[in-house]
Context: one part of a larger RNA
Molecule: small-subunit ribosomal RNA, 5' domain
Organism: uncultured Syntrophobacterales bacterium
RNA sequence: GACGAACGCUGGCGGCGUGCCUAACACAUGCAAGUCGAACGGUCCGGCACUCAAUGUUUACAUUGAGUGCCGGAUAGUGGCGGACGGGUGAGUAACGCGUGGAUAACCUGCCCAUAAGAGGGGAAUAACAGUUGGAAACGACUGCUAAUACCGCAUAAGCUAGCAAGGGCGAUGGCCCUAGCUAGAAAAGAUGGCCUCUUGACAAAGCUAUCGCUUAUGGAUGGGUCCGCGUCUGAUUAGCUAGUUGGUAGGGUAACGGCCUACCAAGGCGACGAUCAGUAGCCGGCCUGAGAGGGUGGACGGCCACACUGGGACUGAGACACGGCCCAGACUCCUACGGGAGGCAGCAGUGGGGAAUAUUGCGCAAUGGGGGAAACCCUGACGCAGCGACGCCGCGUGAGCGAAGAAGGCCUUAGGGUUGUAAAGCUCUGUUUUAAGGGACGAAUGUUCAUGGGAGUAAAACGCUCAUGAAAUGACGGUACCUUAAGAGGAAGCCCCGGCUAACUACGUGCCAGCAGCCGCGGUAAGACGUAGGGGGCGAGCGUUGUCC
Numbered sequence: 001g002a003c004g005a006a007c008g009c010u011g012g013c014g015g016c017g018u019g020c021c022u023a024a025c026a027c028a029u030g031c032a033a034g035u036c037g038a039a040c041g042g043u044c045c046g047g048c049a050c051u052c053a054a055u056g057u058u059u060a061c062a063u064u065g066a067g068u069g070c071c072g073g074a075u076a077g078u079g080g081c082g083g084a085c086g087g088g089u090g091a092g093u094a095a096c097g098c099g100u101g102g103a104u105a106a107c108c109u110g111c112c113c114a115u116a117a118g119a120g121g122g123g124a125a126u127a128a129c130a131g132u133u134g135g136a137a138a139c140g141a142c143u144g145c146u147a148a149u150a151c152c153g154c155a156u157a158a159g160c161u162a163g164c165a166a167g168g169g170c171g172a173u174g175g176c177c178c179u180a181g182c183u184a185g186a187a188a189a190g191a192u193g194g195c196c197u198c199u200u201g202a203c204a205a206a207g208c209u210a211u212c213g214c215u216u217a218u219g220g221a222u223g224g225g226u227c228c229g230c231g232u233c234u235g236a237u238u239a240g241c242u243a244g245u246u247g248g249u250a251g252g253g254u255a256a257c258g259g260c261c262u263a264c265c266a267a268g269g270c271g272a273c274g275a276u277c278a279g280u281a282g283c284c285g286g287c288c289u290g291a292g293a294g295g296g297u298g299g300a301c302g303g304c305c306a307c308a309c310u311g312g313g314a315c316u317g318a319g320a321c322a323c324g325g326c327c328c329a330g331a332c333u334c335c336u337a338c339g340g341g342a343g344g345c346a347g348c349a350g351u352g353g354g355g356a357a358u359a360u361u362g363c364g365c366a367a368u369g370g371g372g373g374a375a376a377c378c379c380u381g382a383c384g385c386a387g388c389g390a391c392g393c394c395g396c397g398u399g400a401g402c403g404a405a406g407a408a409g410g411c412c413u414u415a416g417g418g419u420u421g422u423a424a425a426g427c428u429c430u431g432u433u434u435u436a437a438g439g440g441a442c443g444a445a446u447g448u449u450c451a452u453g454g455g456a457g458u459a460a461a462a463c464g465c466u467c468a469u470g471a472a473a474u475g476a477c478g479g480u481a482c483c484u485u486a487a488g489a490g491g492a493a494g495c496c497c498c499g500g501c502u503a504a505c506u507a508c509g510u511g512c513c514a515g516c517a518g519c520c521g522c523g524g525u526a527a528g529a530c531g532u533a534g535g536g537g538g539c540g541a542g543c544g545u546u547g548u549c550c
Base pairs, nucleotide, nucleotide: 001549002548003547005546006545007544008543009542012396013395014394015393016392017391018389019388020354025352026351027350029349030348031347034081035080036079039078040077042075043074044073045072046071047070048069049068050067051066052065053064054063055062056061057060088307089306090305097232098231099230100229101228102227103226104225107224108223112220113219114218115217116216117215118214120154122152123151129144130143131142132141133140134139160185161184162183163182164181167178168177169176170175190212191211192210193209194208195207199206200205233279234278235277240270241269242268245267246266247265248264249263250262251261252260282304283303284302285301286297287296288295289294309330310329311328312327313326332343333342334341335340360386362385363384364383368382369380370379371378372377399429400428401427402426409420410419411418412417433491434487435486436485437484438483439482443477448472449471450470451469452468453467454466455465494539495538496537497536498535499520500519501518505534506533507532508531509530515522516521
């Protein structure tokens, strides 16, 4: 000098940060990942129209019920996308884990962008639902019905994949690379809005059209996988280690290389340039210190990695061996009708425990960002804010001016005086802050909705798309910041030290006692070193102490 600090005394305000370093100990409760009805069939509710029936009455209306159609809303289920991001933690890991520089002619990449080509025609189911039924529950079983952008064949194939390959290129050989061409193989899905112009046709529908989707391929972008050089703590009181071990051949497997795996063959491979073993540890950008070299450190923020009660495993998927998914085993907790079930805060709060020690079971999606959706919108403990803690840094205040040859009191005294001390009182002011009252934001418009106009698109138009202009709504923080007015010096100073190092001295008490102390050392009757007082020094909403690092 520094700190994610703690402890003691003290404590007015604000801004910005920051806050379980210990038990990767166990967790009550709530929330933290959903969304889409414009993929689909149902179900329910409401409205309108029509038909039928019943009832009431002034043959037309009202009420009720049933059915059909349309519109609006809700949604358990099927289906799609997202739950691999975001958030947490540092247990494990001394490793291609990380850092840095390369390689991938050995690879993948949903959504996004660009380009090219396509979307033809069929089929069989199944949930929901209904019925029966098992179970205390969790959850099922059987039978029957039905839909799709769910599932399965067939057709088509610009390009793609596999095989062969005239030809070309490289190489010393084996061989490798590119390719015209041939053969074989593999795709798809529709939804919503608008129009009746063309064709069928009735104003519906087909159809056309706009938007969003679907399939294939190429390229890009982004994100990843894998491999390699170098670097990366301590111990030799750890000296030998190794059988899939090291290499080869063949095969399997993977998106992909590879003992990654298997069979066979060979007997190798690593090691004092420290293998193996043991201990410790997430790594880095950085941060602290230092003139630097270096040393220490890796909390917050950012990048990478690993993990998700413990151990193992795969499934789905573009992506996982998956924190809030599945299966198995284990420990623990809970429910049970004893047959069987349920759970996983190292998400945000919060509880117990451990500890010297570390916060609210808060508000909001207004902003930024993310997921879904055509959109409206929904979700979002990410995030934005607020709360608590002097934990840190920074800023402000606790008043300012005048005021005595200097009150009182305290302390000292050579008894004259000195000092506290312009300090107080008193007078004149100010109003930061405080309190009260009033006003009151920026963050919010390139986003959203609506209106108007233009443009592209279309054979033409409409809807929709896009651009411009205008209007409107939208704020958790928050009646906060800020501003104004009023009152009023009023509410706001402590802590450590005074022997030397080291700025600051006297008196009394004590008497090697009580005590102090970072080192030297003080104290045994005149203690500037103990205790108290007066005075003084230092820092100041802090000041000291302890711990750790330089």